[in-house]
RNA sequence: GACCCGAUCUCGGGAGAACCAGUUCGCUGGUGCCGAAGGAGCAACCGCCUCGGAAUCUCUCAGGCCACAGGACCGAGACCGGAAU
Numbered sequence: 001g002a003c004c005c006g007a008u009c010u011c012g013g014g015a016g017a018a019c020c021a022g023u024u025c026g027c028u029g030g031u032g033c034c035g036a037a038g039g040a041g042c043a044a045c046c047g048c049c050u051c052g053g054a055a056u057c058u059c060u061c062a063g064g065c066c067a068c069a070g071g072a073c074c075g076a077g078a079c080c081g082g083a084a085u
Base pairs, nucleotide, nucleotide: 001085004082005081006080008078009077010076011075012074013073018031019030020029021028022027032065033064034063038061039059040058041057045053046052047051
C1' cells in the first nucleotide's frame, strides 16, 4: 500500500398498492389493498455441527397506498475496524 469483509456517513438509482365521506389540506373514519424500513414464522442452505447463523419465501404487528418523506437492494466515494499478503 492493493484486494476482500463489516459498520457509519454522503451522492446517484430504487418497486408495489384504492375508493367513498368528512376536512382546519395537517389529517380523520369505513372498507379494501401493498411489501422493499423494522418485526415475526417456516426453511433451502451454511457453520466452530450437544448448538448456532439463515432469505428477495410466508405473515402483515408495524409501515405504506397523490406528492413529499421513507424505502430492501445496487453502484460510487469518504472514514473506522477486521482479515490477509
Source information: A computed fold for an 85-nucleotide RNA from Thalassorhabdomicrobium marinisediminis, annotated as Glycine riboswitch aptamer. It was read from a public genome assembly, where an Rfam model found it. The coordinates come from a structure-prediction model, not an experiment, and the mean pLDDT is 81. It matches the Rfam family "Glycine riboswitch aptamer". Rfam describes the family as follows. This family represents the bacterial glycine riboswitch. Its Rfam clan is "Glycine riboswitch clan".